RNAcentral holds the sequence, with entries from ENA. A computed fold for a 73-nucleotide RNA from Dictyopteris divaricata, annotated as transfer RNA. Its Rfam family is "tRNA". Its family is annotated with triplet codon-amino acid adaptor activity in the Gene Ontology.
[in-house]
RNA sequence: GGUUGUGUAGCUCAGUUGGCAGAGCAAUGGACUUUUAAUCCGAAGGUCUUGGGUUCAAAUCCCAAUACACCCA
Numbered sequence: 001g002g003u004u005g006u007g008u009a010g011c012u013c014a015g016u017u018g019g020c021a022g023a024g025c026a027a028u029g030g031a032c033u034u035u036u037a038a039u040c041c042g043a044a045g046g047u048c049u050u051g052g053g054u055u056c057a058a059a060u061c062c063c064a065a066u067a068c069a070c071c072c073a
């Protein structure tokens, strides 16, 4: 330099025809317990990497950029 893939919550990842952004874990509040752990209940937490385009409507489709990874040279 080229090719392919992946960027979504603090972490690991879903999101199956374009139509309300989710789960588990962590952290946190509460219950239980003499206390801790375990268990149970709850709330919070998001510029869906960035910019543009298409569309009534985009995490999703198109274009470009960018970070990382594999492969080729």
Stems, first nucleotide, its partner, number of pairs: 001072002004069004010025004019056001028042004049065005